Molecule: c-di-GMP-I riboswitch aptamer
Organism: bacterium
RNA sequence: AAUUGAAAAAGGUAAGCUAUUCGAAAGAAUGGUACACAAAGCUAUGGGUCUAAGCUAUUACUUAAAAUGGUAAGAUUGCCAGGCUGCCAAU
Numbered sequence: 001a002a003u004u005g006a007a008a009a010a011g012g013u014a015a016g017c018u019a020u021u022c023g024a025a026a027g028a029a030u031g032g033u034a035c036a037c038a039a040a041g042c043u044a045u046g047g048g049u050c051u052a053a054g055c056u057a058u059u060a061c062u063u064a065a066a067a068u069g070g071u072a073a074g075a076u077u078g079c080c081a082g083g084c085u086g087c088c089a090a091u
Base pairs, nucleotide, nucleotide: 002091003090004089005088012037013036016033017032018031019030020029021028022027035078041084042083043082045081046080047079048076049075050074054071055070056069057068058067059066
């Protein structure tokens, strides 16, 4: 430096649940716990997925609201791919 993650060790992350807080929602943050993870470290760049406050179309209504559909500028890297970086061990 490259490849690999069978065994081992050190250290790390934390799904779900739960409490509190934030958010229109999806979801997020912090504490507890522990399903899992060798990039479950960072990055919304491409695809996917979730949500729809606002905007918009239609309906109905007349006066303010309402219902249904569409829409990401919101969210997800623990959905997949790409980019950047990295611990330990083996070869």